[in-house]
Context: one part of a larger RNA
Molecule: small-subunit ribosomal RNA, 3' major domain
Organism: uncultured archaeon
This record gives sequence, structure tokens and C1' cells, in this order.
RNA sequence: UGGCGGGAGGACACCACAAGGGGUGAAGCCUGCGGUUCAAUUGGAGUCAACGCCGGGAAUCUUACCAGGGGAGACAGCAGGAUGAAGGCCAGGCUGAAGACCUUGCCAGACGAGCUGAGAGGUGGUGCAUGGCCGUUGUCAGCUCGUGCCGUGAGGUGUCCGGUUAAGUCCGGCAACGAGCGAGACCCGCGCCUCUAGUUGCCAGCUGGCUCCUUCGGGGGCCAGGGCAGCACUAGAGGGACUGCCGCCGAAGAGGCGGAGGAAGGGGCGGGCCACAGCAGGUCAGUAUGCCCCGAAACCCCUGGGCCACACGCGGGCUGCAAUGGCCGGGACAAUGGGUUCCGACCCCGAGAGGGGAAGGUAAUCCCGAAACCCGGCCGCAGUUGGGAUCGAGGGCUGUAACUCGCCCUCGUGAACCUGGAAUCCCUAGUAACCGUGUGUCAUCAUCGCACGGUGAAUACGUCCCUGUCCUUUGCACA
Repeated sequence: UGGCGGGAGGACACCACAAGGGGUGAAGCCUGCGGUUCAAUUGGAGUCAACGCCGGGAAUCUUACCAGGGGAGACAGCAGGAUGAAGGCCAGGCUGAAGACCUUGCCAGACGAGCUGAGAGGUGGUGCAUGGCCGUUGUCAGCUCGUGCCGUGAGGUGUCCGGUUAAGUCCGGCAACGAGCGAGACCCGCGCCUCUAGUUGCCAGCUGGCUCCUUCGGGGGCCAGGGCAGCACUAGAGGGACUGCCGCCGAAGAGGCGGAGGAAGGGGCGGGCCACAGCAGGUCAGUAUGCCCCGAAACCCCUGGGCCACACGCGGGCUGCAAUGGCCGGGACAAUGGGUUCCGACCCCGAGAGGGGAAGGUAAUCCCGAAACCCGGCCGCAGUUGGGAUCGAGGGCUGUAACUCGCCCUCGUGAACCUGGAAUCCCUAGUAACCGUGUGUCAUCAUCGCACGGUGAAUACGUCCCUGUCCUUUGCACA
């Protein structure tokens, strides 16, 4: 100087507690991991920071694994070769299938894998040889430098103390005075207003057509045209918030609490970015790459299988155990995003999955039904009209191919499950919870990932008791 302490003090965090809300832990299923099994069940990742992770939803492919079959040596040397190299082939055998190989020969005409070296290739090894990228400490507030001063020196000071902050944030003090990286500022989105612009978006007055009512004056509905005047929207430019104003607290012009005005306050809300370094953290299987190894196999291709096994254990999830519900009928309202061997309105066929046609759309133009919700009806607390696992039958779709091993529809079958021990996770507001939608992967397959909107609580506004983090101080048999 650091590190550590079942030392002390101060401060902080829903990956801490308290006050609350919802779960997990029990059940069935999905998915990942361990274990076991297997010819193979390829490999990696292992507390937080491995385990719906490697965008890892594997039918073949992927694929690295297993079984079987086949293929390939630039260049050089040696040995061989017109007494015929490499190559091709009928029939038979072998075979999942093969002149791949074997038997028998025939065609053909110049190179050659028989040996040695050397290569191509390697998802072979080493992430303890590396780059790059990522995770994590860190939702942290720290890490340093110049000059000066102190110390023989390592080093200290500054970076400490008091107040304050989300913050080494700022203020005051001080042998320090300044500065850099980080924090902040910055960048993007959302919220209010103004201006500019107007197609493919909404739409008034107006025009035309169809239709209903009529007291014959007219009024209503639908469709089309029209029009940037207006609304919404789109997408560009600007304004707006600064503790600026008032009161109180405070030594203070640092700041805190309350109030006014305001669409918005005191970091407006959400994100991006993220220091010096540590963890020999992860990745040689994304790619790159040193060294080692294989080199006719540890390279390349094909067929089939496996990664999908199943006495078990663990993690993450989905669906439920019902009446704040389930079922049937009717009615309403989104946003993001995607679309050309694609999205597909609409028509016809089918009970349905789906099939046959087909307008429009390279997209603010066309297409891709929101659900929870509301109204009415049934059910009446039951293993049920809850729950849907499992299995049987028939049918559809993708694809060369759904047996191992896909998804969907219909009928039948209807299992466990009556709120889950110890323990444990997430969350402070448009959040949690509930509800659906889009998209990535994608021929097909979503209970996953990432986005999007709809409905919308409860309870703290505190503390350091538990778990941890930061700062100061103290002890040390540690470096």
C1' cells in the first nucleotide's frame, strides 16, 4: 500500500428487509440439465454471473455422434509402366443400392498412391498460448495525472473533515492548487404547445346515385365523387423546466421540505452509452489465430439410426384445481410489425382442419378475424358442463420422406389435480397482475426469445434486523 475480520462508525439497494400484491416448491404436460441406459444417445456452459443458455423450436439436411458403404495426395524423390498405367463395361456373386469389390474376360492407349517426404482439409486438443466479442463486480462511484508540499524510502497529501447529493454531485474548511477518465452533460423515444408540409390517412360544407320516413316543406341511412379549410395522423423545424418564483429549515448563493403557476417539475418518464481494473470468468463449436495432433484417416460424400432413450433428481415455464367461473348466442374497441415462388380480401365446396378459383398489394393505398370486456341464457359446488393428460378411430397440411420423430381437425376416451412442507423468486405505477396481438427462428412445427397494445390494483415513501455494496477507521500469525 492492499486484502481480510463471527472489529467499530457512517451511508445505500424491492437482484435487501419491513408494509403489501402475485408466484415457484404439490399435480399433468412442455423445455433445459444431471444421472442411468445405449452401437450412438455429439460437444460446450456449473453459485449469484450453467440449466426455454450456445438465437440450440435437430424428421433427411443441420450434425460435430453411431452402424454400414464409398471418395480424395498440389509438388518432389524412389520403385513401376507400350511384355499395356489410369479409365470403361456384359453376366454372375457380394450389397440397403452399386464394375466399390470379387470371378471371368473384353474395350482402351500414357501416366501413375506401390514406398518416402510434403500438402489440402480437420466442429481434432489447448479459452491456462491468443485476438475479437460477451458476461460479471457494476441498477457501483470510483480510478488517476501535473506541479507543489511532507517522508531516507515504499509512499502520503490532493481523493481528508462538516453539510449535501442518485453521484469524488455540489458548498464550506484544509499544504495544497489545478486537470483527465468515469458520474452528469450528450444521443434516441414518450408526454404539452407553435410553425411548415399533405399522399396512399380522417373528414365538414358541396355534387351524383340507391333507399327509408313524410304533415309534401323536408328529414334520415348507405355508396361514390370532391376538397388540405378543419380534425386526427404522418415527419421535419422550433418553443417549453431553470429550484426560475413564494414560504419554512439550513452558516450558505450547497441543498432539503411545502406551495403557486404549468401538459410536465426538482434526475419529468423510459432507454442508449458505461471509467482504471479484477474474475487465468465464457467462447479455439461463429469467424480469426500460435503451438500440438490426424493426414488415407481424426479429411470429404452417401444410406440408415441417434441428438427425441427413461427407475429417477434439479432448474425454467405452460395449463389448471373453478362460480370474480365454465359453456352457448349476440355486440364493441388496439398498437407494434410482416408480406412476391409472399400476404391473400371475396366467391364456391367441406361439420372442421382444409381444398378449388381469385381481386388487390413490391405497400400510410391491398392483405394479415384481437382477447380479456359488455348484454342475454344455461350450469348450482359436484372430481362437476371444473380440468384437460393419456389412449383409440377417421380425416387434413408441409415436405423426396412424418415408423422411430411434425403440426392441425372431428368423434370417442376422459387421468392427476380440492391452493401445494421446509424453503424460495419477482415487483413501488400505467408498475405488478390479468388479456390477447405481432415478429424472430421457419418447407412444416412455439407453452421460447424479442417487441406491441388492452384492462389495471395493493402497500412503503421507512430501516440497516437479515443478504449484500460503497466510504472512513481499527487489528492482523496474509501478500